[in-house]
RNA sequence: GACGAAAAAGGCGAUGGGGUUCGCCUGAAACCGCCUCACCGACCGUGAGGCUGAUGACCCCUACCGGCAG
Numbered sequence: 001g002a003c004g005a006a007a008a009a010g011g012c013g014a015u016g017g018g019g020u021u022c023g024c025c026u027g028a029a030a031c032c033g034c035c036u037c038a039c040c041g042a043c044c045g046u047g048a049g050g051c052u053g054a055u056g057a058c059c060c061c062u063a064c065c066g067g068c069a070g
C1' cells in the first nucleotide's frame, strides 16, 4: 500500500426534535411519496395541475389542519 473478515461507530428509511426498536447501506451506497394530463410508437424522462403524511414502527414534544367546549 492492496484485498478480505470481525468489532465498534457512522449514515439512511418523501417535512422538525428526543427516546426505544426494526430494516437497509458503508466510502460510497442505502434514501429521495402518490394521482391526472401533455410531449414520445412505447418505456424512460420532462413539463403542468392535484392529493396524503411531521413515525420505517411505537411514545413524547413542536409546527400545521379539522371539529367541539370554555
Base pairs, nucleotide, nucleotide: 009026010025011024012023013022016061017060018059019058020057021056033051034050035049036048037047038046039045